[in-house]
RNA sequence: CUCCCGAAACGGCAAACUCCGGGUAACCGGAUGUACGCAAAGCCACAGGUCCUUUUGAGUCAUCAUCAGGACAGCUGAGCUACCGAA
Numbered sequence: 001c002u003c004c005c006g007a008a009a010c011g012g013c014a015a016a017c018u019c020c021g022g023g024u025a026a027c028c029g030g031a032u033g034u035a036c037g038c039a040a041a042g043c044c045a046c047a048g049g050u051c052c053u054u055u056u057g058a059g060u061c062a063u064c065a066u067c068a069g070g071a072c073a074g075c076u077g078a079g080c081u082a083c084c085g086a087a
Stems, first nucleotide, its partner, number of pairs: 005085002012038002018031005036074001042080002046077003049072005056065003
């Protein structure tokens, strides 16, 4: 110095709730105030998964499958980057 790993320390992010705005919706942004949690809860939609809207088909209403578009990175994996440094 690098990799694995995650004790300690300095710090970081921010679930949910409330309000405002955007969106058909999932959901997103901002603020408030707070702290469910996170060692990548930083980035990224490639793979799987979940959710929303829509098309079509089947069906015993429930629902199942399907076409197209969208969302979720705090669902999992992969990829990229990164603070600290005990065992």

RNAcentral holds the sequence, with entries from Rfam and Ribocentre. Predicted 3D model of an 87-nucleotide RNA (c-di-GMP-I riboswitch aptamer) from Tolumonas auensis. The model forms 90% of the base pairs in the Rfam consensus. Its mean pLDDT, the model's own confidence on a scale to 100, is 83. RNAcentral records the identical sequence in 2 taxa.